SAM riboswitch aptamer (S box leader) from a Syntrophomonadaceae bacterium, 108 nucleotides, folded computationally. Its mean pLDDT, the model's own confidence on a scale to 100, is 80.
[in-house]
RNA sequence: CUCUUAUCCAGAGCGGAGGAGGGACAGCCCCGAUGAAUCCCGGCAACCGGUUCGAUUGAUCACGGUGCCAAGUGCUGCGGGGUAAAAAACUUCCCCGGGAGAUGAGGG
Numbered sequence: 001c002u003c004u005u006a007u008c009c010a011g012a013g014c015g016g017a018g019g020a021g022g023g024a025c026a027g028c029c030c031c032g033a034u035g036a037a038u039c040c041c042g043g044c045a046a047c048c049g050g051u052u053c054g055a056u057u058g059a060u061c062a063c064g065g066u067g068c069c070a071a072g073u074g075c076u077g078c079g080g081g082g083u084a085a086a087a088a089a090c091u092u093c094c095c096c097g098g099g100a101g102a103u104g105a106g107g108g
Base pairs, nucleotide, nucleotide: 001108002107003106004105005104006103007102008101013041015040016039017038021031022030023029025077026076027075028074042069043068044067047065048064049061050060051059053058073100078097079096080095081094082093084091
């Protein structure tokens, strides 16, 4: 880098350092000196893992490998359906599926 597969509506600090940026991309919409990124500590969760029962899934643990700690993956991004207005277009809101992305595990 790529393929397969599972998950993405829950959860997590009034700490220290740091100093202007950040939320993948684009358009929006947001967060940020009442301090962003990042690092340390702390925490959450339980994918891998351990234990035990049990019989392939559930229970339990959190020493270890990851991950995560504003907003549902912040919203939309492609297709279909519904909805409001006399109709068409556009638009609003909602639903279903997909795409893209993120994370784990396994493979090339």